[in-house]
A computed fold for a 97-nucleotide RNA from Alkalibacterium olivapovliticus, annotated as THF (Tetrahydrofolate) riboswitch aptamer. It matches the Rfam family "THF (Tetrahydrofolate) riboswitch aptamer". From the family's description: Tetrahydrofolate (THF) riboswitch was first reported for Ames et al. as an RNA motif in 5' untranslated (5'-UTR)regions of folate transport and biosynthesis genes in Firmicutes genomes. Its family is annotated with tetrahydrofolate metabolic process in the Gene Ontology. The coordinates come from a structure-prediction model, not an experiment, and the mean pLDDT is 76. The organism belongs to Alkalibacterium, within Bacteria.
RNA sequence: AAAAGAGUAAGAGAGAAACGUUAAGUGCUGGGUGGAUGGGAUGUUGCCUCCAGACGAAAAAACGGUGGUUUUGCGAUUUCUCUCUGCAUCCGCUUGA
Numbered sequence: 001a002a003a004a005g006a007g008u009a010a011g012a013g014a015g016a017a018a019c020g021u022u023a024a025g026u027g028c029u030g031g032g033u034g035g036a037u038g039g040g041a042u043g044u045u046g047c048c049u050c051c052a053g054a055c056g057a058a059a060a061a062a063c064g065g066u067g068g069u070u071u072u073g074c075g076a077u078u079u080c081u082c083u084c085u086g087c088a089u090c091c092g093c094u095u096g097a
Base pairs, nucleotide, nucleotide: 003095004094005093010085011084012083013082014081015080016079017078018077019075020074021073028053029052030051031050034048035047039091040090041089042088043087059072060071061070062069063068
C1' cells in the first nucleotide's frame, strides 16, 4: 500500500421498573421552527420537538370501609438493561505492521 473491521441517530426481540385505564400517551392528517444525528466535515434517510385537526381504548376481582390498597388484565403507553440489526462521500481510528 492493497484488503478487512469498529463505531451514530434509530429499529426489532426479550426482561425489569413505571404511567394510564376518571384516557394521558401511542398511532393518523396538515403545517412550522429548531435540535441531536459513527471521531471530524458535508449531507440523505430516519429521529426528537411545536401548533392545529380528525379519530380513539378493557376492564375485572379481592381487601378495605369511603382515604384507598393489592392482584390479574388491557394500552401501537414510557423508561432502563441485554441481544441482534444499523451512515452516503472524504478524512480519521483499529487490524494488516